[in-house]
RNA sequence: GAAGCGGGCCGGGCAGCCGCUGCCUUGUGCGGAGGAAAGUCCGGGCUCCACAGGACGGGAUGCCAGGUAACGCCUGGGGGGCGCAAGCCCACGGCCAGUGCCACAGAAAAGAUACCGCCGGACUCGUCCGGUAAGGGUGAAAAGGUGCGGUAAGAGCGCACCGCGCGGCUGGCAACAGACGCGGCAGGGUAAACCCCAUCCGGAGCAAGACCCAAUAGGGGAGCGAUCAUGAUGUCCUGCAUGGCUCCCGGGUAGGUCGCUAGAGCGGGGCGGCGACGUCCCGCCCAGAUGAAUGGCUGCCCUCGACAGAACCCGGCUUACAGGCCUGCUUCCCCA
Numbered sequence: 001g002a003a004g005c006g007g008g009c010c011g012g013g014c015a016g017c018c019g020c021u022g023c024c025u026u027g028u029g030c031g032g033a034g035g036a037a038a039g040u041c042c043g044g045g046c047u048c049c050a051c052a053g054g055a056c057g058g059g060a061u062g063c064c065a066g067g068u069a070a071c072g073c074c075u076g077g078g079g080g081g082c083g084c085a086a087g088c089c090c091a092c093g094g095c096c097a098g099u100g101c102c103a104c105a106g107a108a109a110a111g112a113u114a115c116c117g118c119c120g121g122a123c124u125c126g127u128c129c130g131g132u133a134a135g136g137g138u139g140a141a142a143a144g145g146u147g148c149g150g151u152a153a154g155a156g157c158g159c160a161c162c163g164c165g166c167g168g169c170u171g172g173c174a175a176c177a178g179a180c181g182c183g184g185c186a187g188g189g190u191a192a193a194c195c196c197c198a199u200c201c202g203g204a205g206c207a208a209g210a211c212c213c214a215a216u217a218g219g220g221g222a223g224c225g226a227u228c229a230u231g232a233u234g235u236c237c238u239g240c241a242u243g244g245c246u247c248c249c250g251g252g253u254a255g256g257u258c259g260c261u262a263g264a265g266c267g268g269g270g271c272g273g274c275g276a277c278g279u280c281c282c283g284c285c286c287a288g289a290u291g292a293a294u295g296g297c298u299g300c301c302c303u304c305g306a307c308a309g310a311a312c313c314c315g316g317c318u319u320a321c322a323g324g325c326c327u328g329c330u331u332c333c334c335c336a
Stems, first nucleotide, its partner, number of pairs: 001332010012301007020032004024027001034307001038318002041316005046205004058201005063077005078092001079090004093196002098194002100190003115136002117132007144162006163185001164183004169178003209258004219249006228243004265284008302305001
């Protein structure tokens, strides 16, 4: 210098004026959107409801160890794939528990088989019978691979190495790895197919939920009840009930208040840990609306400004993003 890989950060700046909104110490006061506030996909806090325990069902997750309030997240490690490398990607348990599926092609798609070929035999000489699975052919995939021996031709039929399985050994907490010995050797693929195994999970959500509380209408209780009306009886009387008045009580609606932001908080430093993270000390307060606020104008400057806006809170994941900055590393080339 070229090409590339990883990590972190910024997201127009400054000033003035006028507005909007929250708070108080009421004044020249202080605070006022984001890294994703988004999608609402996971996990938790909080609230209400339910609940003796267990099982079935359902859902999610799925190598190992750790972190965490918890997770489907993160960190470290193992294994597999890609890349010369830095590095990137992986739902990475189980198809001898059972069941299902595998288009086309092909002899055969799984407890079976032989189209061409090769070899042997028979004869009517181009057919039949038998052996074989090395070679050819089909397919995404066909009962290990290479070599030597062996054979009529062949074949783990025999042997060596690789692969596979089993056994103990060594290293590692483990996943796993390594070397050794034994066995000629199990048997296609598919579980983001049903399913099996293991682990976890009660439901609903701030319109959760709690409190204050009218007017009007209606409900319950107590007291009063002169007269009247209505009801039960064939009629009348007494009595009863309802309608009435006064007082008290409770529920609901409108409205208001709380929940509502000091928190698994943020910044700096020390210590422990490879790390995620934990712990201690110091400092800081950083939106809280409810028709729902963060905008407008002006001046100067620049690289002329992307994606997008809180609504109970927090930890993650995912997705969107103009332009720019910082830093670590890899490969190649050049110079010294």
A computed fold for a 336-nucleotide RNA from a Gammaproteobacteria bacterium, annotated as Bacterial RNase P class A.
Its Rfam family is "Bacterial RNase P class A". Rfam classes the family as a ribozyme. Rfam describes the family as follows. Ribonuclease P (RNase P) is a ubiquitous endoribonuclease, found in archaea, bacteria and eukarya as well as chloroplasts and mitochondria.
The sequence is in RNAcentral, with records from ENA.
Lineage of the source: Bacteria > Pseudomonadati > Pseudomonadota > Gammaproteobacteria.